[in-house]
Molecule: transfer RNA
Organism: Candidatus Pacearchaeota archaeon
């Protein structure tokens, strides 16, 4: 330099053109002499920019970061 893949909650992941989900973590309450465990509830996310579309996390283009391969 060229090609391919990935980027979603604090972390690990799922999902799909129509309200974004789970586990774990966080917070609050309950239980307990206390802690842990358990129960209930709450809050928290589509890497960035542009385009297509009635509607984009999803499709297209570019940028950034990471990984793999070729030279």
């Nucleotide at each position: 330099g060229c090609g391919c893949g990935a980027u979603u909650a604090g972390u690990u992941a799922a999902a799909u053109g129509g309200c974004a989900u789970a586990a774990u973590g966080u917070u609050u309450g309950g239980u307990u002499u206390c802690c842990a465990a358990c129960c209930a509830a709450a809050g928290g996310u589509c890497a960035c920019g542009g385009g297509u579309u009635c509607g984009a996390u999803u499709c297209c283009c570019g940028u950034a970061u990471c990984g793999c391969g070729c030279a």